[in-house]
This is a predicted structure of a 31-nucleotide RNA (Iron response element II).

RNA sequence: CCCUUUUCGACGACAGUGUUCGUCAAAACUG
Numbered sequence: 001c002c003c004u005u006u007u008c009g010a011c012g013a014c015a016g017u018g019u020u021c022g023u024c025a026a027a028a029c030u031g
Base pairs, nucleotide, nucleotide: 001031004028005027006026007025009024010023011022012021013020014018
């Protein structure tokens, strides 16, 4: 650097309050 995951984290979007999505951060993991 790449992949994946997690978060009593932060922000934004959507629309209608999330069993959502994106970005960032931290940690772990794969190559």
Rfam family: Iron response element II. Rfam classes the family as a cis-regulatory element. On this family, see Cmejla et al., Biochem Biophys Res Commun 2006: "A novel iron responsive element in the 3'UTR of human MRCKalpha". Rfam's curators write: IRE, TFRC, SLC40A1, SDHB, SLC11A2, CDC42BPA, ACO2, ALAS2_H.SAPIENS, CDC14A, EPAS1, ALAS2, qoxD, Hao1, NDUFS1, transferrin, Aconitate.